[in-house]
């Protein structure tokens, strides 16, 4: 310098044909318990790297870009 893949809550990842983001861990509160762990119910938190564009509607689709991994020069 070419190309390919990734980037989504505090971590790990799902979202396969666009239709107002989902799981598991962690985190709080209660209940169990003599305490603690476990267990059960419930709640908190993210606009999806970034920026523009296209759509009524974009995480999902088009552009530039960053970052981070591979390859090939």
């Nucleotide at each position: 310098g070419g190309g390919c893949g990734a980037u989504u809550g505090g971590c790990g990842c799902a979202g396969u044909u666009g239709g107002u983001a989902g799981c598991g861990c962690a985190c709080c509160a209660c209940a169990u318990c003599g305490a603690c762990a476990u267990u059960g119910u419930g709640g908190g938190g993210g606009u999806c790297g970034c920026u523009g564009g296209u759509u009524c509607a974009a995480g999902u689709c088009c552009a530039g870009u960053a970052u981070c991994g591979c390859c090939c020069a």

A computed fold for a 73-nucleotide RNA from a bacterium, annotated as transfer RNA.
Its Rfam family is "tRNA". Rfam classes the family as a transfer RNA. Its family is annotated with triplet codon-amino acid adaptor activity in the Gene Ontology.